[in-house]
RNA sequence: CCCGCGGUAGCUCAACGGUAGAGCGUUCGGCUGUAGACCGAAAGGUUGGGCGUUCGAAUCCCCCCCGCGGGA
Numbered sequence: 001c002c003c004g005c006g007g008u009a010g011c012u013c014a015a016c017g018g019u020a021g022a023g024c025g026u027u028c029g030g031c032u033g034u035a036g037a038c039c040g041a042a043a044g045g046u047u048g049g050g051c052g053u054u055c056g057a058a059u060c061c062c063c064c065c066c067g068c069g070g071g072a
Stems, first nucleotide, its partner, number of pairs: 001071007010024004018055001026042005048064003052060001
């Protein structure tokens, strides 16, 4: 320098162009003599940054940043 994959909640990951979710974790409640386990609920997101297309973008186009792999 070129090619590919990836970046979404604290962590690991989902999401036919149509209100961004799950598991774990956290908090609160139930249960329990206490804790754990188990059950219920809640909080938690400018979807890496910018621009464009579209009625509508996490998703599609372009540029950039970061990580991983491959090639030279």

Description
Transfer RNA from a Candidatus Woesearchaeota archaeon, 72 nucleotides, folded computationally. The prediction has a mean pLDDT of 83. It matches the Rfam family "tRNA". Rfam classes the family as a transfer RNA. From the family's description: Transfer RNA (tRNA) molecules are approximately 80 nucleotides in length.